[in-house]
RNA sequence: UGAGGAGGACAGAUGAUCGCUGGUCCGGCAAGUCCGGGCGGGAGGAAAGUCCGAGCUCCACAGGGCGGGAUGGUCGCUAACGGCGACUGGGGGCGACCCUAAGGACAGUGCCACAGAAAAUAUACCGCCCGCGUUCCGGAGCGUUGCUCCGUGGCGGGUAAGGGUGAAAAGGCGAGGUAAGAGCUCACCGCUCCGCUGGUGACAGGGGAGGCAUGGUAAACCCCAUCCGGAGCAAGACCGAAUAGGAGAACGAUCGAGGGCGGCCCGCCCGAGGUUCUCGGGUAGGUCGCUUGAGACGGCAGGCAACUGCCGUCCUAGAGGAAUGAUCAUCGCCGGCGGCCGGGGUUGACCCGGCGCCGGAACAGAACUCGGCUUACGGCCUCCUCAAACA
Numbered sequence: 001u002g003a004g005g006a007g008g009a010c011a012g013a014u015g016a017u018c019g020c021u022g023g024u025c026c027g028g029c030a031a032g033u034c035c036g037g038g039c040g041g042g043a044g045g046a047a048a049g050u051c052c053g054a055g056c057u058c059c060a061c062a063g064g065g066c067g068g069g070a071u072g073g074u075c076g077c078u079a080a081c082g083g084c085g086a087c088u089g090g091g092g093g094c095g096a097c098c099c100u101a102a103g104g105a106c107a108g109u110g111c112c113a114c115a116g117a118a119a120a121u122a123u124a125c126c127g128c129c130c131g132c133g134u135u136c137c138g139g140a141g142c143g144u145u146g147c148u149c150c151g152u153g154g155c156g157g158g159u160a161a162g163g164g165u166g167a168a169a170a171g172g173c174g175a176g177g178u179a180a181g182a183g184c185u186c187a188c189c190g191c192u193c194c195g196c197u198g199g200u201g202a203c204a205g206g207g208g209a210g211g212c213a214u215g216g217u218a219a220a221c222c223c224c225a226u227c228c229g230g231a232g233c234a235a236g237a238c239c240g241a242a243u244a245g246g247a248g249a250a251c252g253a254u255c256g257a258g259g260g261c262g263g264c265c266c267g268c269c270c271g272a273g274g275u276u277c278u279c280g281g282g283u284a285g286g287u288c289g290c291u292u293g294a295g296a297c298g299g300c301a302g303g304c305a306a307c308u309g310c311c312g313u314c315c316u317a318g319a320g321g322a323a324u325g326a327u328c329a330u331c332g333c334c335g336g337c338g339g340c341c342g343g344g345g346u347u348g349a350c351c352c353g354g355c356g357c358c359g360g361a362a363c364a365g366a367a368c369u370c371g372g373c374u375u376a377c378g379g380c381c382u383c384c385u386c387a388a389a390c391a
Stems, first nucleotide, its partner, number of pairs: 001387008010378001012331007020042002023039006029032001044363001048374002051372005056232004068228005073087005088102001089100004103223002108221002110217003125163002127159006136153001137151006171189002174186003190212001191210004196205003236288004246279006255273001258270004295314008333360005339355006
């Protein structure tokens, strides 16, 4: 210098002016969802996606099962988690380092395209090896409608080393062995089983036995283990008009729709409708929930770490169609300059500093609150790795 890896902090600062929204204090009046003034507070690392886990609230709930969903190495952390930490196994990278849904394939079912002999009860295309030669085919000899011999054709069998196909081919590799071959036999590696040693454990190391068996796929159904009731602050709690409607009481005309008793009439009973008062439910609206909390910061201690304990200090938005903004000035940061000045230099390119001018500053906006994850995004700093050059 280039190419990378890991981590950290930040997210411009100060002032002025004009606003917006809560709190508090003071004042005003026509007295309230009011007006004015003073003081003080007012977005984020992700406030986002709403993907997990909780608190809180209401509903449901004897217990159990079916169904459904999530998770899946081990040990820890935590209120909890599908999160985090450390470690183990596997994979990638020269490396710093990174990735990993990482239980079960003899419980059962399914699937494995194309190619290929065969994709799972194994099989045999080429090849290799053995045998046959009566018949068929080809060839040669004798010399004529036959005989003899040969074959890399053919037929019968062995084999699965080799070739070929495939993402994957029935342990790998070497030697022996064999007609050719084959765990057929042996060494090594792998695998299965059984002990031993170390580790809390996943697992690691080493020993013995077995000639080797059940190809892959579970982010296919499924099986096993563990966990899970539902809805969400528009949860929910309280106060509560006007109008309409409901219930009750009193008063009210000898007015009364309609109804009951009854075969019919008379009769008797109930009775909408009026006025006043009372009661309860709901709506509009208002108040609470609402921000003091698994809280923030600092120090010490324990732990590899995640995290935990103790002490001290602090209070840090709370709106509700939804405030947290705008302008200007100064300073700071970054980039550019075919502007000026100074310095360095191998006097060539070039490098550094100051001034000036121009430009730039990302993603994004709380809505009950926390713990995570994921995604978006700007420049800065630290440590580390690799390569090249120079000393």
Molecule: Bacterial RNase P class A
Organism: Pseudomonadota bacterium